[in-house]
Context: one part of a larger RNA
RNA sequence: UGACGGGGACCCGCACAAGCGGUGGAGCAUGUGGUUUAAUUCGAAGCAACGCGAAGAACCUUACCAAGUCUUGACAUCCCGGUGACAGAACAUGUAAUGUGUUUUCCCUUCGGGGCACCGGUGACAGGUGGUGCAUGGUUGUCGUCAGCUCGUGUCGUGAGAUGUUGGGUUAAGUCCCGCAACGAGCGCAACCCUUAUCCCCAGUAGCCAGCAUUUCGGAUGGGCACUCUGUGGAGACUGCCAGGGACAACCUGGAGGAGGGCGGGGAUGACGUCAAAUCAUCAUGCCCCUUAUGGCUUGGGCUACACACGUGCUACAAUGGCGUAAACAAAGGGAAGCAAAGCUGUGAAGCCGAGCAAAUCUCAAAAAUAACGUCUCAGUUCGGACUGUAGUCUGCAACCCGACUACACGAAGCUGGAAUCGCUAGUAAUCGCAGAUCAGAAUGCUGCGGUGAAUACGUUCCCGGGUCUUGUACU
Numbered sequence: 001u002g003a004c005g006g007g008g009a010c011c012c013g014c015a016c017a018a019g020c021g022g023u024g025g026a027g028c029a030u031g032u033g034g035u036u037u038a039a040u041u042c043g044a045a046g047c048a049a050c051g052c053g054a055a056g057a058a059c060c061u062u063a064c065c066a067a068g069u070c071u072u073g074a075c076a077u078c079c080c081g082g083u084g085a086c087a088g089a090a091c092a093u094g095u096a097a098u099g100u101g102u103u104u105u106c107c108c109u110u111c112g113g114g115g116c117a118c119c120g121g122u123g124a125c126a127g128g129u130g131g132u133g134c135a136u137g138g139u140u141g142u143c144g145u146c147a148g149c150u151c152g153u154g155u156c157g158u159g160a161g162a163u164g165u166u167g168g169g170u171u172a173a174g175u176c177c178c179g180c181a182a183c184g185a186g187c188g189c190a191a192c193c194c195u196u197a198u199c200c201c202c203a204g205u206a207g208c209c210a211g212c213a214u215u216u217c218g219g220a221u222g223g224g225c226a227c228u229c230u231g232u233g234g235a236g237a238c239u240g241c242c243a244g245g246g247a248c249a250a251c252c253u254g255g256a257g258g259a260g261g262g263c264g265g266g267g268a269u270g271a272c273g274u275c276a277a278a279u280c281a282u283c284a285u286g287c288c289c290c291u292u293a294u295g296g297c298u299u300g301g302g303c304u305a306c307a308c309a310c311g312u313g314c315u316a317c318a319a320u321g322g323c324g325u326a327a328a329c330a331a332a333g334g335g336a337a338g339c340a341a342a343g344c345u346g347u348g349a350a351g352c353c354g355a356g357c358a359a360a361u362c363u364c365a366a367a368a369a370u371a372a373c374g375u376c377u378c379a380g381u382u383c384g385g386a387c388u389g390u391a392g393u394c395u396g397c398a399a400c401c402c403g404a405c406u407a408c409a410c411g412a413a414g415c416u417g418g419a420a421u422c423g424c425u426a427g428u429a430a431u432c433g434c435a436g437a438u439c440a441g442a443a444u445g446c447u448g449c450g451g452u453g454a455a456u457a458c459g460u461u462c463c464c465g466g467g468u469c470u471u472g473u474a475c476u
Base pairs, nucleotide, nucleotide: 002475003473004472005471007470008469009468010467011466012465013464015460016459019424020423021422022421023420026315027314028313029312030311031310032309033308034306035305042053043052064301065300066299067298068297069296070295073125077124078123079121080120081119082118083117084116088104089103090102091101092100093099106115107114108113127290128289130288131287132286136284137283138279139278140277141275143273148187149186150185151184152183153182154163155162156161167178168177169176193267194266195265196264198235199234200233202231203230204229207225212222213221214220238261241255242254243253244252245251317417321376322375323374324373325372327370333364334363335362338357339356343352344351345350383414388409389408390407391406392405393404394403430452431451432450433449434448435447436446
């Protein structure tokens, strides 16, 4: 100087407290451990692994296993010889599968050859999701969006170092003010960026009967950009104004005006560093290892196993509810190997047909909770839906291992969950549906979107984490 203390002082954070809803009990989904297995590929491991890599394992993917099969190789460059095509298409044949055979059609040229491609050969080499993340780059997590981390010159100290950065106030902030042997500066903070909340100008292929006309009563048509909205550009908020407090400062409290008030809400943005943190399986890469195999291809299986244990979720246990009937109101997205209306068929999943739309125009599309009416009357029930049977639909070469969905029947556990433990401070929690990526098909996951919409915070004694100053030290 740091680090540590079951030392002290001050301060902060859904850290506690005050509240609301969960997890832990049940069934299922999903990940992990363990066990099993020919294989159940590999990685991730307290917080910061465990709905994580995986934005989607029937084949493929796929790295694993079994069997079969290839050896200059599926892919790249070079050398030699040969062919004129190769690719593609068609036909024949054959295997579980990669396969084999036949037919068909090159370009340029100075006619020497060249280009392109294939076949055969030779070796240099290819290839490796093999090892090492404790050899590395790059990327990422975490402390933590915490307020810190440093430098130059000067000064002090023999020196390590100190000072500045401490002190008095203040702030979300090393934010700002005042003081001071310090004076300045850098990386961080803040601001500049995006979005949301209000208004204005400009522009109207969606919106409007607002005002006029037509009307098949549909903004459908004429017509018009007033409004809504969309898209550029601008205005607006700065403690600017007033009062009080304060050191006449920074700043704090209250008020006015205002759509918005003191950082308005949200996002992006992550300092010096810590954890030999994670990743050699995104990629790149040193070294080591394999080279008729640790490489390549194919079929089938496995990653989906199941006494059990844990994590994360979904659905419930019901009347603030379940079911039925007929009504209402979103936002944000997707669409051509696509989204598909209307019509018809089917109880339904869907099917047939196919208008329109590269989409503010057409379409997915029905929003659902909600409100109204009716029914059920506290029961393992008209709650709950696991499991099972039968019959089907769709995708796809192919749903046996191992897909999703539909109809009918079956109707398990479960009556609010021990110790313990998690999230959340406002358009938040809770609750309700909608969309998208991946994707042939396959979400209770993930990422977004809107609808309805609370309770509580006295306070900082205590638990956890962090910051500043100070003190002690068998550590540095």

Record summary: The prediction has a mean pLDDT of 82. Predicted 3D model of a 476-nucleotide part of an RNA (small-subunit ribosomal RNA, 3' major domain) from an uncultured bacterium. The RNAcentral record of the full RNA draws on ENA and SILVA.